Molecule: RNase P RNA; transfer RNA
Organism: Chloroflexota bacterium
RNA sequence: CAAGUAAACCGGGUGACCGCCCUUCUCUGAAGGGAGGAAAGUCUGAGCUCCACCGGGCAGGAUGCUGGGUAACACCCAGGAGGGGUGACCCUACGGAAAGUGCCACAGAAACAUACCGCCAGCGGCUGGCUAGCCAGUGCGGGUAAGGGUGAAAUGGUGAGGCAAGAGCUCACCAGCGGCUGGGUGACCAGUCGGCUGGGUAAACCCCAUCCGGAGCAAGACCAAAUAGAGGGACAAAAGGACGCUCGGCCUCGUCCCCGGGUUGGUCGCUUGACCCUGGGGGUAACUCCAGGGCUAGAUAGAUGGUCACCGUCCUUCCCCUGCGGGAAGGAUACAGAACUCGGCUUACAGGUUUACUUGACCC
RNA sequence: UCCCGGGUCGUUCAAUGGUAGGACAGGGGCCUUUGAAGCCUCUAAUCCAGGUUCGAGCCCUGGCCCGGGAGCCA
Numbered sequence: 001c002a003a004g005u006a007a008a009c010c011g012g013g014u015g016a017c018c019g020c021c022c023u024u025c026u027c028u029g030a031a032g033g034g035a036g037g038a039a040a041g042u043c044u045g046a047g048c049u050c051c052a053c054c055g056g057g058c059a060g061g062a063u064g065c066u067g068g069g070u071a072a073c074a075c076c077c078a079g080g081a082g083g084g085g086u087g088a089c090c091c092u093a094c095g096g097a098a099a100g101u102g103c104c105a106c107a108g109a110a111a112c113a114u115a116c117c118g119c120c121a122g123c124g125g126c127u128g129g130c131u132a133g134c135c136a137g138u139g140c141g142g143g144u145a146a147g148g149g150u151g152a153a154a155u156g157g158u159g160a161g162g163c164a165a166g167a168g169c170u171c172a173c174c175a176g177c178g179g180c181u182g183g184g185u186g187a188c189c190a191g192u193c194g195g196c197u198g199g200g201u202a203a204a205c206c207c208c209a210u211c212c213g214g215a216g217c218a219a220g221a222c223c224a225a226a227u228a229g230a231g232g233g234a235c236a237a238a239a240g241g242a243c244g245c246u247c248g249g250c251c252u253c254g255u256c257c258c259c260g261g262g263u264u265g266g267u268c269g270c271u272u273g274a275c276c277c278u279g280g281g282g283g284u285a286a287c288u289c290c291a292g293g294g295c296u297a298g299a300u301a302g303a304u305g306g307u308c309a310c311c312g313u314c315c316u317u318c319c320c321c322u323g324c325g326g327g328a329a330g331g332a333u334a335c336a337g338a339a340c341u342c343g344g345c346u347u348a349c350a351g352g353u354u355u356a357c358u359u360g361a362c363c364c
Numbered sequence: 365u366c367c368c369g370g371g372u373c374g375u376u377c378a379a380u381g382g383u384a385g386g387a388c389a390g391g392g393g394c395c396u397u398u399g400a401a402g403c404c405u406c407u408a409a410u411c412c413a414g415g416u417u418c419g420a421g422c423c424c425u426g427g428c429c430c431g432g433g434a435g436c437c438a
Stems, first nucleotide, its partner, number of pairs: 001360010012311007020034006036335001040346002043344005048216004053249006060212005065079005080094001081092004095207002100205002102201003116148002118144003123141002125138006156174006175197001177194007220268004229259001231258005239252003261437003275294008312333009365434007374388004382418001390406005411427005
């Protein structure tokens, strides 16, 4: 210098004028405060509120290597294994296919128990010969998964021995499985021994382990206003106990559905919270403990804006300059926007900054 | 704000994980004096991006788009 990797962060500034929402006050006004890293998607976990309540079974759903963190999580941290990259480093839906069931199109003999071509005369059969229990022949029975061919996938791989031909049949190395020993909290790792190995798919059903009641601030509470319930239906041997079914206890006495009528107001919930900043302690880290300080939007058709000027930042072109650099013109300045509140995840984002590290080239 | 449902030719519907198929519409041809009807033929699609799988419209994850519903009183 070039190309990258990881992490953290910023994401316009100043002034003038005209506005908007909230709070306070000495109220024709003044002062103070007024969007985000994602406020978004509504994907998750909780708080909060209501559904009198409790328990059992079935169904359903979620999670899925290990250990830890947390109020909790599908999140985070650390580690293990597998995979990718020269490397910094990155990715993983990563329990079980030897409990059972299903599926594996086409092709192929065969897709899970099979011989199409090929190979084989050791065995049985048959044929022939003779020295009469031997020889020769024959792929009929049979043996064989080494080779060919099909396929995404064909019953561990390579080599040697062995055999009638073959084959983990035997041996060496490698992969896998199981036992033992050692290390580790554990996932797992290392060593050693064994018989040689039993296709894939669980983001198919399923099995195993752990967890899960439902609804949502239009939850819910109060005040005010207006109106029409002799409307219809189901049930009483019942119904309901807030979106699965069922059983038992317990509770309520009318319950549920449809149709019709009135209203479209206000207050609370509503912002002090698992909150933020600084310092110290513990922990590899996520995180946590202690001390001090701070208050930081609350609208209800929904405020947080608009115009102008100057300055930033970046890009392109041109000019000056040996060069660092300087000047001019033009352009760009994103994604998006609170609505009960937090923890996360995911997605979108012009441009820029900082730190640590890797690889390559060149110079000293 | 919250809760649900759905995306397949231009339209409306299909499709056990195994060549995406009809109907209407559109283009061309046949038939007819011409047109309609009829017959033949052609064009035309799985919302997007990843993943699982030998193989995805279908299964899983994320995104995009569209549609529907929910106030209070008595």